[in-house]
């Protein structure tokens, strides 16, 4: 890199429209606003280093991206190759 496992954080607030067969503030979309940081990205630099070039963070920013449970995503670990 490739299999396995494990793997966290933050409204399912508000509106609006749709569905549904008997109505439940349920389910999907869209749009506001607030949140989250452990996929990417950016930004300072801890640190690494032959102290040269260079690498660069779990810090910081939220552009991406996530935000009821399920999926799937998932940095880092830990086993095999």
């Nucleotide at each position: 890199g490739c299999a396995c496992g494990g793997g966290a954080g933050a409204g399912c607030c508000c509106g609006c429209a749709g569905c549904c067969g008997c109505a439940g503030c349920g389910c999907u979309g869209c749009g506001g606003c607030g949140c989250c940081g452990a996929a990417g990205g950016g930004g300072c630099a801890a640190c690494c280093u032959c102290c040269c070039c260079g690498g660069a963070a779990c810090c910081u920013c939220u552009c991406a991206g996530g935000c009821a449970g399920c999926a799937a995503g998932g940095a880092c670990c830990g086993u095999g190759c």
Notes:
The prediction has a mean pLDDT of 77. Predicted 3D model of an 81-nucleotide RNA (Glycine riboswitch aptamer) from a soil metagenome. The model forms 90% of the base pairs in the Rfam consensus. The sequence is in RNAcentral, with records from MGnify.